[in-house]
Parts: sequence; structure tokens; C1' cells
RNA sequence: UAUCGAUAAAGGCAAACCAUCUGUAAAGGUGGGGCGCAAAGCUGCGGACCCGUUACUAAGUAAUGACGGGCAGCCGGGUUGCCGAA
Repeated sequence: UAUCGAUAAAGGCAAACCAUCUGUAAAGGUGGGGCGCAAAGCUGCGGACCCGUUACUAAGUAAUGACGGGCAGCCGGGUUGCCGAA
């Protein structure tokens, strides 16, 4: 330095649920809480998933779509980083 991750040390984050606020919603902020987490730090770049809106028309076509949003604690990608036993 890379890989790896101890019943190590110092610290960190915080699921469900509850209160309150924001949002049509998915969901998010704050406080409590603590299931878990070595990137459960950051990033919507790809996929998955979730929510909202949606036609043009004479016939017809089209929705397994399009557009907008959410999710980083679903899987990848990018990027930064604490500690050091085997």
C1' cells in the first nucleotide's frame, strides 16, 4: 500500500414504532426510540421497487408507454473516509 474485518479500542450512524411539521401521494425534516450497519458517509449514473399525472383521433393508435417525483437501510456504478487482530 492492497486485500480483509476481532465478542479489540476510540468514536459514528439509526429500522420498526411514537409525537410533531411538510407533501395529493410515495416519502421527507425535527425530537424520542434502537432493529440493525465497516461505508447504514456522499452521489439518482444503470437496474429493481414505490407514488402522482396522462391522452391524440374521422377511423384508429397507444399505457409492459410517456412525463414528473421518491428510494442511497434493494442490487450495481462513481467518489471520499476511521481503526488494525488474524